This is a predicted structure of a 113-nucleotide RNA (SAM riboswitch aptamer (S box leader)). The coordinates come from a structure-prediction model, not an experiment, and the mean pLDDT is 81. The sequence was found by an Rfam model in a public genome assembly. Of the family's consensus pairs, 97% are formed in the model. It matches the Rfam family "SAM riboswitch aptamer (S box leader)". Gene Ontology term of the family: regulation of gene expression.
RNA sequence: UCCUUAUCAAGAGUGACUGAGGGACAGGCCCGAAGACGUCCGGCAACCAACGGGCAGAAGCAUGCCCGGGAUGGUGCCAAUUCCUGCAGAUCCUGCGAUCUGAAAGAUGAGGU
Numbered sequence: 001u002c003c004u005u006a007u008c009a010a011g012a013g014u015g016a017c018u019g020a021g022g023g024a025c026a027g028g029c030c031c032g033a034a035g036a037c038g039u040c041c042g043g044c045a046a047c048c049a050a051c052g053g054g055c056a057g058a059a060g061c062a063u064g065c066c067c068g069g070g071a072u073g074g075u076g077c078c079a080a081u082u083c084c085u086g087c088a089g090a091u092c093c094u095g096c097g098a099u100c101u102g103a104a105a106g107a108u109g110a111g112g113u
Base pairs, nucleotide, nucleotide: 002112003111004110005109006108007107008106013041015040016039017038021031022030023029025086026085027084028083042078043077044076047074048073049072051068052067053066054065055064056063082105087102088101089100090099091098092097
């Protein structure tokens, strides 16, 4: 870099430093000198590891799957549903458009390459 897979409506600061942009892309709509973004501290959560248990296999181990508690380690996250829409379908509507569902795109974890 690419592929596979799971999740994406909950949650998280009246802190310190810094100082102008930020919310992936496009269109909107927002956040921001009453200090955004970022860094540190703090916090949230529980994907993986670790721990306990169950199932599969004749049995043990390995392995795979499932459940559980907790938060020790590796990540992640801490405005707005992934902020909304971007493609397709269904329903409603004269129409503008609205609602729902799925996809695409994106983010994060895990595995592979």